[in-house]
RNA sequence: UCGUGCUAGGCGGGGAGGUAGCGGUGCCCUGUACCCGCAAUCCGCUAUAGCGGGGCUGAAUCCCCGAUCAAGGGAGUGUACUUUUCGAGCGAUCGAUGGCGGGAAGUGGUGUUGAUGGCCAGGCCCCGCGCAACAGGAACCUGCCAACUCCGUCAGGACCGGAAGGUAGCAGCGGUACGUAGUCAUUCCUGUGUGCCGCGGAAUAGUCUGACCGGAGUUAACCCCGCCAUAAGAGCCGGGGAUGCCUCUCGAAAUCGGGUGCACGG
Numbered sequence: 001u002c003g004u005g006c007u008a009g010g011c012g013g014g015g016a017g018g019u020a021g022c023g024g025u026g027c028c029c030u031g032u033a034c035c036c037g038c039a040a041u042c043c044g045c046u047a048u049a050g051c052g053g054g055g056c057u058g059a060a061u062c063c064c065c066g067a068u069c070a071a072g073g074g075a076g077u078g079u080a081c082u083u084u085u086c087g088a089g090c091g092a093u094c095g096a097u098g099g100c101g102g103g104a105a106g107u108g109g110u111g112u113u114g115a116u117g118g119c120c121a122g123g124c125c126c127c128g129c130g131c132a133a134c135a136g137g138a139a140c141c142u143g144c145c146a147a148c149u150c151c152g153u154c155a156g157g158a159c160c161g162g163a164a165g166g167u168a169g170c171a172g173c174g175g176u177a178c179g180u181a182g183u184c185a186u187u188c189c190u191g192u193g194u195g196c197c198g199c200g201g202a203a204u205a206g207u208c209u210g211a212c213c214g215g216a217g218u219u220a221a222c223c224c225c226g227c228c229a230u231a232a233g234a235g236c237c238g239g240g241g242a243u244g245c246c247u248c249u250c251g252a253a254a255u256c257g258g259g260u261g262c263a264c265g266g
Stems, first nucleotide, its partner, number of pairs: 001266006009057003012030004020046005034054005063259006072250005078245001081244001083242004089236002093234002096230008106222002108219003117213002120210005126201005131195002133192007141182004150175004158167003
C1' cells in the first nucleotide's frame, strides 16, 4: 500500500416544557433521516442515565473532536431605544363642535327688469259683533204606545126602580198623555284647535304684498377676529401588555481543519 473478514461507532439532531436529574412519548425548529412494541396527573432509566426485540452499514462523503457561521427557542427588562395597544389622571395650549357679537378684501347669493333706505295703504296677530260650516239639544211633523189607575163610545153582564127609565162600567173599537222610533225640510237655544267670509276696534314691533321717492349697493353661506360654553381627539404625566432592536443563554443544519482500530493474506 492492496484485498478479505470483523469490532467500536453510526442509521438524525436541537429548543421550550416536564423531571431530583437524564432520555422518550406530545409541541416547536432543522430538513429526509431503518422497522416493531411501550408511555401524561405517563413510560423507561440513574451520571456509561429511554427500555425490549429485529435489521442494515462499518474504519470513513458517512464515526469522533475542534473552529467559523447560524435557522430557531428561552431569559432579562433595558429605568434613557422603535412601533403599537389598553385603563387611570391632568389640563383648554393646538385642533373639533355649538352659541353670541363684530368685519367686508375675496368666493357665492341678490340688485339699473331698480338694491339698502324713506314714506303711504293693506294683509298676517289680538278683541267684539255678524254670517256661514259643523256638533249637540229642544220645538214642529210622522208612526207606535195605558198588560195595571186617561178620554169617548161602551155589546154582554151588573146595580136602582112596580114600570117608564136611570147609573156605574169590563172586554172590544176609536183617540191621546208620558215615553219611544224616525224624518231632520223649517224654527229656536248652546258650543267650537272651524272659515282664502263681512263690519268695527286695538296694535302698529316684525314680516309679506302693492303704490310712490331715490339711484348703487346689499347680504353674510364660505372666510377673518373676539368672547362664552361643551367635549378629553392631539398634548402632558404615570402604569400594564404586545412587538422590533439590544444583551445573556441553549443551539439544528452547513463550511473548514484534525483524529480513530483488530485479524489474516499479497

A computed fold for a 266-nucleotide RNA from a Candidatus Krumholzibacteriota bacterium, annotated as Bacterial large signal recognition particle RNA. NCBI's taxonomy places the organism under Bacteria, Candidatus Krumholzibacteriota. Its Rfam family is "Bacterial large signal recognition particle RNA". Rfam links the family to the GO terms SRP-dependent cotranslational protein targeting to membrane, signal sequence recognition and signal recognition particle, plasma membrane targeting. It is annotated as a non-coding RNA gene. The model forms 84% of the base pairs in the Rfam consensus. Model confidence (mean pLDDT): 77 of 100.